Record summary:
The RNA shown here (c-di-GMP-I riboswitch aptamer) has 85 nucleotides and comes from Melghiribacillus thermohalophilus.
RNA sequence: UUCCGAUAAUGGCAAACCUAUCGAAAGGUAGGGACGCAAAACCACGGGCCUAAGGUUCUACGAACUAGGGUAGCCGGCUACCGAA
Numbered sequence: 001u002u003c004c005g006a007u008a009a010u011g012g013c014a015a016a017c018c019u020a021u022c023g024a025a026a027g028g029u030a031g032g033g034a035c036g037c038a039a040a041a042c043c044a045c046g047g048g049c050c051u052a053a054g055g056u057u058c059u060a061c062g063a064a065c066u067a068g069g070g071u072a073g074c075c076g077g078c079u080a081c082c083g084a085a
Stems, first nucleotide, its partner, number of pairs: 004083002012037002017032006035073001042077002046075002048071003054066005
C1' cells in the first nucleotide's frame, strides 16, 4: 500500500412511522424518530427498479405504451476514516 473488517477507538449517517411543506405521481426537503449501515459519502451520461403529468395509440367509462420525472438504503462506478485477526 492492497485485500479484508473486530463485541476496538474517534466520530458519522438514519429505515418504518408522525408532523410541516413541495410535487400530477413516484419521490424530495425540514423537524421528530431509529430498522439498520464500514462508504447508508458522492455519481441517475452503465444496468435494474418506481411513477406517468405531458405525449402517442385504442374497443375512448377508461385502458395500454412512453422519462425530459424519480430512486445511490438494488447492482455498479468513484473517493475516503480507523487498524485487531
The prediction has a mean pLDDT of 90.